Context: one part of a larger RNA
Order: sequence, then structure tokens, then C1' cells
RNA sequence: GACGAACGCUGGCGGCGUGCUUAACACAUGCAAGUCGAACGGGGCGAUUGAAAGCUUGCUUUUAAAAGCCUAGUGGCAAACGGGUGAGUAACGCGUAGGCAACCUACCCCUAGGAUGGGGACAACAGAGCGAAAGUUCUGCUAAUACCGAAUGUUGUAAUCUUUCCGCAUGAAGAGAUUAUUAAAGAUGGCCUCUACUUGUAAGCUAUCACCUAGGGAUGGGCCUGCGUCUGAUUAGCUGGUUGGUGGGGCAACGGCCUACCAAGGCGACGAUCAGUAGCCGGUCUGAGAGGAUGAACGGCCACAUUGGGACUGAGACACGGCCCAGACUCCUACGGGAGGCAGCAGUGGGGAAUCUUCCGCAAUGGGCGAAAGCCUGACGGAGCAACGCCGCGUGAGUGAAGAAGGCCUUCGGGUCGUAAAGCUCUGUUGCCGGGGACGAACGGUGCUUAGUUGAAUAAACUGAGCAAAUGACGGUACCUGGCGAGGAAGCCACGGCUAACUACGUGCCAGCAGCCGCGGUAAUACGUAGGUGGCUAGCGUUGUCC
Repeated sequence: GACGAACGCUGGCGGCGUGCUUAACACAUGCAAGUCGAACGGGGCGAUUGAAAGCUUGCUUUUAAAAGCCUAGUGGCAAACGGGUGAGUAACGCGUAGGCAACCUACCCCUAGGAUGGGGACAACAGAGCGAAAGUUCUGCUAAUACCGAAUGUUGUAAUCUUUCCGCAUGAAGAGAUUAUUAAAGAUGGCCUCUACUUGUAAGCUAUCACCUAGGGAUGGGCCUGCGUCUGAUUAGCUGGUUGGUGGGGCAACGGCCUACCAAGGCGACGAUCAGUAGCCGGUCUGAGAGGAUGAACGGCCACAUUGGGACUGAGACACGGCCCAGACUCCUACGGGAGGCAGCAGUGGGGAAUCUUCCGCAAUGGGCGAAAGCCUGACGGAGCAACGCCGCGUGAGUGAAGAAGGCCUUCGGGUCGUAAAGCUCUGUUGCCGGGGACGAACGGUGCUUAGUUGAAUAAACUGAGCAAAUGACGGUACCUGGCGAGGAAGCCACGGCUAACUACGUGCCAGCAGCCGCGGUAAUACGUAGGUGGCUAGCGUUGUCC
């Protein structure tokens, strides 16, 4: 000098930050991932309209149609992001520089082409059964953008052949031919130009969004390599899929990644192996620098999600709030069997010197879904608590005596606290009371006007421009302004030397102090108190750690 600090005394305000460093200990409760009815069949409510019956003639009941709204289930997308933690890991984990002619990439963008015609189920639902529950079984019905054949096959893939050209090797890129194989799904709005019946509607046309194939891009990842990356030799040898090859398998891809056989290799004093410790980095602290220490907050990467193992789904996981198995623990039970996982946000117990609210809001930014409205979002935006830190402000300003009172000291003359106080004149930061009152909000959507594109179209949709009204958790906050009033706001440590700052009394090697030297045994500037002084100041000192 610094700190994610703690402890003691003290404590007025604001801004911006930070806040379990210990038990990766155990967790009550609530919330933290949903969304789409414009994919689908049901179900419920139902404005409104029609019909019938009863009759108290304007009500009740039944029934048919139905805009719209809601939704358990099937289906799609998301849930692999965002958020947490640092246990493990000394490793291609991370950093840096490269490589992949050995790879993948949903959504997004661009380009080219396509989207024909069929089929069978399973939920929901209905019925029956089992179970204390969690839940589950059987029978029957049904839809789809769910599932499965067939057609087409631009292309792709595989094999064979021809050819051009390039590369550091395996080899790569392009063109052509043959054979085999491989796709698809519709929804919503509008219209009658075309087609079909011909009223108007649709299997027709059209717009938008989806769908399929292929190529390219973008983004995100996977793999490989050079170099760097703590301590110990009181750890000297280590290694059997071990090192390499061949065949096979597997993977998005290379590879002992796996397997069979063959060979006997591979690593090591340039420190293998073993043991200990540790997430890595940008950075942070310190230092003139070199360096040393460190890796809280913020950002990048990695790893983990009660412990261990495993796969499923998927473009992507071997998956924190998914599944299965095993272990420990907790809970429910009708004893047969079940349920759970805060290292998400709050919060509880425990541990500890020590670390916060079971708050508000989706208004903004960002994310998921959706055509959109919108819904969800403990991400995030805010507020709360804590002098934990940094920064800023205040606790008044001017004037005021050869100097009150009082305290302390005194050589008793005086000195000092001291312009300090009082008094007088002011100010109003802050505080309190009152009035006004934001920026952050403009997108999107709706309505109107208008230009363009698609289109048969003065439907409609899309794109752009302009106008209008609306939307704020924070918050009646910041800020502005009126009034009141010096009123409500100063402490802590030290004073022997190092080291700025001295006297008196008490004590008497006692009580005590102390970072080092050392003080104290009757005149203690070193202990305790008082006065005075010095230092810092809403803080001051102590302890711990690093330079």
C1' cells in the first nucleotide's frame, strides 16, 4: 500500500459497488420452463337465432344451429440456453499459435427444384377390473403437420468406368455415363380470373406461414498438434490394450476407441511413475521496473449437480429442476409398496471470527413458444438489510477580551484551554413540514392517410412512410420550489526512542504496559486517571493475509 475481511469503541446523509472465503453439510415452504386451438379429434361455457311443450301471455323446460372463449389429451418447438458451484482435475483441462485432404451444425439467410396418390394404428373418450396410495391392466371407438408403404428422383449416397486439374503424403475438387437406393404436410386469410358443378362454394385460384431434397453461407461445436502451465528424489524405475502392425467393428469424424491375430515394443535424471496441493485465463494487489502474490465481484473456457454407474430422446445431453439401476439419507404406508434431491431465488438448522429480504415487477434489456395479441421468465430491472469498501457532503459562517466563569498547571507574579464560549450579524447544504413532479417509452399492436410488391382484382396479404390514442416495478422516488430553524448530526487512537505530540496526581518490580529496545522496587513524560497536545476523521484502532 491492499482486502469478499473479522473484532473493540463510535456513528448524520447520499451515490456507486460488494456481501457463506467455513460444511460440494442437511434441508420445511413458496416460486425458478414453458408455449402453440392458425397441427388434431374430443370436452366445457356460450352472445345470438329458430322450433316444440307447459301455461300464471311472458316466463320455464326441451331441442336444433352457432360467432366467440377456455382447455385435459395427441402433436410441434423449447426444455442441451439462461442461473448456481469449484468437489474433482497437474490434464490438450486452460492459455497461445496452428491444422482437419478426418468432422457435425436445429432455428436463421441465399440459391435451385419439389410437394403425387394411399394405408393401418394409438391416446383422449366409453365400459370393466386391481391398488391404502403412487398408479396401473383389459376390451371397444377416433383425428392429425403423429406413424407406415407406394410413385416421382433435380440432386445426394454407394459401386464401376471415362476425363480435366490441383496438392506436403494418405489424397482432393470439377465434368460425364451406367446400376442400385433415398423425400414431403398441411394450416389460416381472401376471391371467382381459370377449372368443376354453376346459387355460390370448392379438391380451383391467390397471399402468408409451415413442409421435402440438394448446394452455399452464417453461427455454434467436435477432434489433432507445437510451446507454456505448482511442490517433493526422505518417490527411480513405470507400463499388458501396454507400443506398433493386419483384418473386423464402432463413431459425425481420426484414433487400441473396441475386438481377434501377429510383433516386442513404449515412457524415464531434459525427472517417468508415485505422493501432496490446485479449476485455468483476461485480470487483481504490490513494485520504478524485473518480479512476487493472487484468480472474490465482471468476462471467456472447463468440470460438476445427493454418491457411483448406464443409456434413451434429440441437430445438440450421457442431460441441475428428464429416465433406469445400485448405495447412503429423509418422508408416507393399510407393511404389500411408494415418494424425494436448493452447488437456481428467497429462507431454515448446523458449522463458523464472519456474510443479507421466505420483497416488487415483467415497465426496460434479453430469452422460449406463437401468424399475432400475448403467455412464461427468482435471467434481468429495481427496492430492502449491512460504514463491508470507494467517492462526495454535512455537523455551521463572520465578528467577538490584553482575554468572563470554570478546569488544569504554577516559581502564587501568572500561564494555558482561548476567539474557544457567551453576545451580535448572517446562511440554509443537510434535516423536518407543505406544493409541483420526471428521463428511462418506444417498439409491437389497433385506427386513419399514403407509396410500392404479389395478384385477374378497386379481395387480401406483405414491405415502407406519416398521424392519433395507450403502456413505468422503481415511485409521488430523483429533481424543482415555499416555510421553520443553528436548531437534529464527532468520535477514535496515540503522546520514552523508532514516531508527530508533556505536565500533575495515584500506584510503588504491585497493579499493569509492550511491535522491537524495554518501562514499574516513593519525585514513572513508558502503568491508571485528569488537564493539555499530536494524528486521522464518520470513522478510528487491533488482529489476520499478500506485496
Predicted 3D model of a 547-nucleotide part of an RNA (small-subunit ribosomal RNA, 5' domain) from an uncultured bacterium. Its Rfam family is "Bacterial small subunit ribosomal RNA". Model confidence (mean pLDDT): 83 of 100.